[in-house]
Formats: sequence, structure tokens, C1' cells
RNA sequence: CCACCCAUAACUCAAUUGGUAGAGUAACUCGCUCUUAACGAGAAAGUUGUAGGUUCGAGUCCUACUGGGUGGA
Repeated sequence: CCACCCAUAACUCAAUUGGUAGAGUAACUCGCUCUUAACGAGAAAGUUGUAGGUUCGAGUCCUACUGGGUGGA
């Protein structure tokens, strides 16, 4: 320098070839317990890396950029 892959909740990951963004863990609250842990229940947590474009509608499609990884020269 070139090509490809990845980026979604605090963490690990889903989201059916464009149609309401979800699960597990952690933390929080409550119950249980002499107390803690474990266990049970509940509620919350998101600018889907950034900026644009297409579309009635974008996590998904297109472009550029940023960060990480792999391969090649």
C1' cells in the first nucleotide's frame, strides 16, 4: 500500500435476506435467611463505532471515515 472480516445494554452474544432492538451474565430492588452466599421474583439499562445517502420505513442496503483482526505485497 491492497483485499477481506468484525464493531448492537456494564460484559458475552442474538435479531428470520428492510417492518415494534431481544436473551444470558453482572449490577439494582424485593422475598427467603440470625447475616452473607445460594435460590426465587421484579424493574431498569441502547444516539446499533462516527458522518452522510437510498427508502413510507435501515442494526440490516450504498459511500466515506475511525478502531480492532486476518491475509497478501
This is a predicted structure of a 73-nucleotide RNA (transfer RNA) from Candidatus Wolfebacteria bacterium RIFCSPHIGHO2_01_FULL_48_22. The RNAcentral record of the sequence draws on ENA. The prediction has a mean pLDDT of 81. Lineage of the source: Bacteria > Bacteria candidate phyla > Candidatus Wolfeibacteriota.